[in-house]
Context: one part of a larger RNA
RNA sequence: CUGGGCGUAAAGCGUCUGUAGGUGGUUUAAUAAGUCAGUUGUUACAAAUUGAGGCUUAACCUUAAACAAGCAACAGAUACUGUUAAACUUGAGUAUAGUAGAGGUAAAAGGAAUUUCCAGUGGAGCGGUGAAAUGCGUAGAGAUUGGAAAGAACACCGAUGGCGAAGGCAUUUUACUGGGCUAUAACUGACACUCAGAGACGAAAGCUAGGGUAGCAAAUGGGAUUAGAUACCCCAGUAGUCCUAGCCGUAAACGAUGGAUACUAGAUGUUGCACGUAUCGACCCGUGCAGUAUCAAAGCUAACGCGUUAAGUAUCCCGCCUGGGGAGUAUGCUCGCAAGGGUGAAACUC
Numbered sequence: 001c002u003g004g005g006c007g008u009a010a011a012g013c014g015u016c017u018g019u020a021g022g023u024g025g026u027u028u029a030a031u032a033a034g035u036c037a038g039u040u041g042u043u044a045c046a047a048a049u050u051g052a053g054g055c056u057u058a059a060c061c062u063u064a065a066a067c068a069a070g071c072a073a074c075a076g077a078u079a080c081u082g083u084u085a086a087a088c089u090u091g092a093g094u095a096u097a098g099u100a101g102a103g104g105u106a107a108a109a110g111g112a113a114u115u116u117c118c119a120g121u122g123g124a125g126c127g128g129u130g131a132a133a134u135g136c137g138u139a140g141a142g143a144u145u146g147g148a149a150a151g152a153a154c155a156c157c158g159a160u161g162g163c164g165a166a167g168g169c170a171u172u173u174u175a176c177u178g179g180g181c182u183a184u185a186a187c188u189g190a191c192a193c194u195c196a197g198a199g200a201c202g203a204a205a206g207c208u209a210g211g212g213u214a215g216c217a218a219a220u221g222g223g224a225u226u227a228g229a230u231a232c233c234c235c236a237g238u239a240g241u242c243c244u245a246g247c248c249g250u251a252a253a254c255g256a257u258g259g260a261u262a263c264u265a266g267a268u269g270u271u272g273c274a275c276g277u278a279u280c281g282a283c284c285c286g287u288g289c290a291g292u293a294u295c296a297a298a299g300c301u302a303a304c305g306c307g308u309u310a311a312g313u314a315u316c317c318c319g320c321c322u323g324g325g326g327a328g329u330a331u332g333c334u335c336g337c338a339a340g341g342g343u344g345a346a347a348c349u350c
Base pairs, nucleotide, nucleotide: 004321005320006319007304008303012318014201015200016199017198021194022193023192025088026087027086028085029084030083031082033081034080035077036076038074039073040072041071042070043069049065050064051063052062053061054060091191092188093187094186095184096183097182098181099180103177104176105175106174107173108172109171110154114150115149116148117147118146119145120144121143125136126135162169163168206247207246208245209244210243211242215241216240220236221235222234223233258317259316260315261314262313263312266295267294268293269292270291271290272289273288274287275286276285299306300305323350324349325348332343333342334341335340
């Protein structure tokens, strides 16, 4: 080098776009670079292998022979790979006609609730807990009625449902806009797959600047509890949570399962589209494609379990793993305003 793995034992980059590279559908012809077989030359001696011989044997020594492999040249083979030329349509894309959707961005509108303020009624408590107290209240609280303002989130529908590459996305309407699916099989004619480096997006928290602040609430203050109580419980409450612009770049970023293609029993739901059947029409029923779930044959798995949405059977490409701790630490480099992020050891120890 080959050989083993990555759901849960170590191990799939958070996700996507995509360069180099690797890999690549069907047919014909040419070529002969890879590939295959042959001949010649060469690869010092010695050693190693085999045969024979010599020291009483062995080790040792002498002699002869041969294989394999590398390189070069020559003359061949053409199935496969490559290259060149020509063609094809099933992969891929385009077009046309439909179609579902919390996909995205911006603007506008809405009702319930909460809190605060104003006014009326009313008159002693309210609130809170295991029990209390801090707290609020005769300067009129809490309760109740009417009015006003503000900010944030959108009950029911709602689902094992839908959309999105992932993060994620839910009141309603409008404007702009991305992708998917189905049908037709009209057009292009392999235009494909994966992707080191690179780029883009990326919850929450956090940071910078400017706004905003109803509720909630790190920090903080007070009341309790307790031996103590820097907590759990209660009363308050600031950052923050919200908006705009920029940064950060991490999560149990999880299906703890990379992407693509093909093949391999079924059953039961559910979503979208199309076709058939049926009907006045719609439903129902059947079929096909695309999703999303539950169960299960074969097979796989250490087991749990997975099972056409594979963890089955195969091929291609990428990433990653190699005992526990030290340690995702030190150091260097790099990114960041910072917090920190990325890359990432060793000594030592068991």
Molecule: small-subunit ribosomal RNA, central domain
Organism: Octactis speculum